Record summary
This is a predicted structure of a 72-nucleotide RNA (transfer RNA) from a Candidatus Uhrbacteria bacterium. The coordinates come from a structure-prediction model, not an experiment, and the mean pLDDT is 82. The RNAcentral record of the sequence draws on ENA. Rfam family: tRNA. The family's RNA type in Rfam is transfer RNA. Rfam's curators write: Transfer RNA (tRNA) molecules are approximately 80 nucleotides in length.
C1' cells in the first nucleotide's frame, strides 16, 4: 500500500427496512438463623461519527474513525 471482517446496555453477543433484545453483571424483593445458590421484578442505549436513499434506517449506500485478520 491492497483486501476482508468487526464497532449495539458495565461485559459477551443477537437483531438482514416497521416498538432495540438475551445471557452474565448491577439494584430491589422472595427464600435462609445467616451467607452462597435458586426464583421473581426493576433499572440501564447518542446502535462508533457525519452525510445520503426511504413514508420509515441499528439494518441499505457513500465518506471518515478505531480494531482484528490476510496479502504484498
Nucleotide at each position: 500500500g491492497c483486501c476482508a471482517c468487526c464497532u449495539u446496555a458495565g461485559c459477551u453477543c443477537a437483531g438482514u427496512g416497521g416498538u432495540a433484545g438475551a445471557g452474565c453483571a448491577a439494584u430491589c424483593g422472595c427464600u435462609u438463623c445467616g451467607u452462597a445458590a435458586g426464583c421473581g421484578a426493576u433499572a440501564g442505549g447518542u446502535c462508533c461519527u457525519g452525510g445520503g436513499u426511504u413514508c420509515g434506517a441499528a439494518u441499505c449506500c457513500c465518506a471518515g474513525a478505531g480494531g482484528u485478520g490476510g496479502c504484498u